[in-house]
Context: one part of a larger RNA
RNA sequence: CUGGGCGUAAAGGGCGCGUAGGCGGCCCAAGAAGUCGGCUCGUGAAAGCCCGGGGCUCAACCCCGGAGGUGCGGCCGAAACUCUUGGGCUGGAGGCCGGAAGAGGAGGGUGGAAUACCCAGUGUAGAGGUGAAAUUCGUAGAUAUUGGGUGGAACACCGGUGGCGAAAGCGGCUCUCUGGUCCGGACCUGACGCUGAGGCGCGAAAGCGUGGGGAGCAAACAGGAUUAGAUACCCUGGUAGUCCACGCCCUAAACGAUGUGGGCUAGACGUUGGGGGGCUUGCCCCUCGGUGUCGCAGCUAACGCACUAAGCCCACCGCCUGGGGAGUACGGCCGCAAGGUUAAAACUC
Numbered sequence: 001c002u003g004g005g006c007g008u009a010a011a012g013g014g015c016g017c018g019u020a021g022g023c024g025g026c027c028c029a030a031g032a033a034g035u036c037g038g039c040u041c042g043u044g045a046a047a048g049c050c051c052g053g054g055g056c057u058c059a060a061c062c063c064c065g066g067a068g069g070u071g072c073g074g075c076c077g078a079a080a081c082u083c084u085u086g087g088g089c090u091g092g093a094g095g096c097c098g099g100a101a102g103a104g105g106a107g108g109g110u111g112g113a114a115u116a117c118c119c120a121g122u123g124u125a126g127a128g129g130u131g132a133a134a135u136u137c138g139u140a141g142a143u144a145u146u147g148g149g150u151g152g153a154a155c156a157c158c159g160g161u162g163g164c165g166a167a168a169g170c171g172g173c174u175c176u177c178u179g180g181u182c183c184g185g186a187c188c189u190g191a192c193g194c195u196g197a198g199g200c201g202c203g204a205a206a207g208c209g210u211g212g213g214g215a216g217c218a219a220a221c222a223g224g225a226u227u228a229g230a231u232a233c234c235c236u237g238g239u240a241g242u243c244c245a246c247g248c249c250c251u252a253a254a255c256g257a258u259g260u261g262g263g264c265u266a267g268a269c270g271u272u273g274g275g276g277g278g279c280u281u282g283c284c285c286c287u288c289g290g291u292g293u294c295g296c297a298g299c300u301a302a303c304g305c306a307c308u309a310a311g312c313c314c315a316c317c318g319c320c321u322g323g324g325g326a327g328u329a330c331g332g333c334c335g336c337a338a339g340g341u342u343a344a345a346a347c348u349c
Stems, first nucleotide, its partner, number of pairs: 004320003007303002012317001014202004021195003025089007033082002035078005041073003050066006092192001093189003096185005104178007111155001116150007126137002163170002207248006216242002221237004259316006267294013298305002322349003331342004
C1' cells in the first nucleotide's frame, strides 16, 4: 500500500455556496502521455544472493568465472480503454414560454380574544391558594360584575404522520420587495456536469455588549408549607431574561441518531401539488413531484430497512479503530467574556 466499517455496537461534518483536487454522457477523426507487445540496444558499480571451479587439513571465511537482476532509458509497433486536440449529437445540465401550490425570507400597516394595570359605577366580607394549609390580597372597600382607558406579548378555531425551507426553522389579516420548487410545451444552448480538502456564508435555546421595552411567564432570590432534614418537588411573591434595534457568541438528542449526486430493483393503501384521458358528473384510469403506512425480493447481529433503502452499483467528501484518563491538559486559532475549535500523554482496567 491493499484488506474492514459508520440507523441503534466506535464512527455522517448542524446546513449550504464554492476554490484546488478527484470523477465525468453519445458518435467520428487524429495524436500516442497513460496502457500493451517486441528488440542481436543502453543502463542496472563492487561486495552480497544463486550456479560452477579453486585456496586455508574441513567448515566458517576468502579467491576466480558465470548466471540473474522486478526497475529506468532508447528504438520499433498496437490503438480497445483513459488522456489530449479537432468536429458533431441531445437522453445529463441550464435557458425560454404557459400554468400551479405554499406558516419560504425581509420590511411596513392593521384586527380580535385573553392576561395585567389605571379611572368610574354596582356591591359587601371575604378572596386567593392547596392533598390540607399558610405566606399573600381585602372594610383605606378586595374577590365578583358593568363601562371606559393604557400597555406588552402571543395569534384559539381552520390545523391535518397538511404545506414551505439547505439546515436552523416558519402559523391572525393585509400591502410592498424577494428566493426556491413543481407541472405542461419541446423553441434555444450543447456536457456547460457531480462531489468538494481549505475558504466563505447561514446557524434553535441559553449567554454577552450598547440602547430601548416590559403585560404574562420566570433562573437567581425572599417567604409559606412538606420533611428526620428539604439549599427540592407544592404555594405566595419576584430580578435578570423572555420582546425590539444593532453587534457578538457558534453550541445541541443541530436526530431520520441514516453525507451529497446519479442509475437500477414486486406491489397495495392513504394524503398533498400539477398534467392527460374516460364517462353514467362524482367516480374511475394513466402520469410527474412531494409526504406517510404496510409489504416482496434482497439486506441486517438482531431490531428492523424495503423505489423517501439500511437492497444492487458508480463518483466524491467527512468520520471510526477497546473502556477510563478526556472532548480534558499544553500549544495554536477565534471570542468582550462565558467559552468554542483543533487535540494528546503519563497512568490504569
The prediction has a mean pLDDT of 90. Predicted 3D model of a 349-nucleotide part of an RNA (small-subunit ribosomal RNA, central domain) from an uncultured Alphaproteobacteria bacterium. RNAcentral holds the full RNA, with entries from Greengenes. Its Rfam family is "Bacterial small subunit ribosomal RNA".